[in-house]
A computed fold for a 76-nucleotide RNA from a Clostridia bacterium, annotated as c-di-GMP-I riboswitch aptamer. The sequence was found by an Rfam model in a public genome assembly. Its mean pLDDT, the model's own confidence on a scale to 100, is 86. Lineage of the source: Bacteria > Bacillati > Bacillota > Clostridia.
RNA sequence: UUGUAUUAAGGGCAAACCCGUUGUAAAGCGGGGACGCAAAGCUUGGAGUCCUGAAAAGGAUAGUUCGGCUGCUACA
Numbered sequence: 001u002u003g004u005a006u007u008a009a010g011g012g013c014a015a016a017c018c019c020g021u022u023g024u025a026a027a028g029c030g031g032g033g034a035c036g037c038a039a040a041g042c043u044u045g046g047a048g049u050c051c052u053g054a055a056a057a058g059g060a061u062a063g064u065u066c067g068g069c070u071g072c073u074a075c076a
Base pairs, nucleotide, nucleotide: 002076003075004074005073012037013036017032018031019030020029021028022027035063041069042068043067045066046065047064048061049060050059051058052057
């Protein structure tokens, strides 16, 4: 550097749901809580899905998926 992946060690994140709060909404944030995750770290470039809208368009989703950047450990 590349590949494989949780076998070991150190760990990390945190679904649904509940409470509070922001938002027209999708949904976000904080606390509790763990279904799970080898990138469930970051990033809306493509697609999908969802919300608003007559449409155009705008917004949400990174734990829908492809991609980009970065990272721990072990083995080869």